[in-house]
RNA sequence: GGGCGCAUAGCUCAGUUGGCUAGAGCGCAUGCUUCACACGCAUGAGGUCACAGGUUCAAGUCCUGUUGCGCCCA
Repeated sequence: GGGCGCAUAGCUCAGUUGGCUAGAGCGCAUGCUUCACACGCAUGAGGUCACAGGUUCAAGUCCUGUUGCGCCCA
């Protein structure tokens, strides 16, 4: 230099052929329970869907570019 893949909550990830309000587990906060802690139960907070554009009535999803990471070729 060329090719391929990945980027969604603090962490690990799902998200079907583009279509209502973006989700799960763990973690975190509060409450219940306990002498207390843990476990358990209930409730809640937390997201620019890497960044910038484009297509579309509508984009996490499609297209282009950029950035970061990984793999392959030279």
Transfer RNA from a Planctomycetota bacterium, 74 nucleotides, folded computationally.
The sequence was found in a public genome assembly.
It matches the Rfam family "tRNA". From the family's description: Transfer RNA (tRNA) molecules are approximately 80 nucleotides in length. By type it is a transfer RNA. Gene Ontology term of the family: triplet codon-amino acid adaptor activity.
Its mean pLDDT, the model's own confidence on a scale to 100, is 80.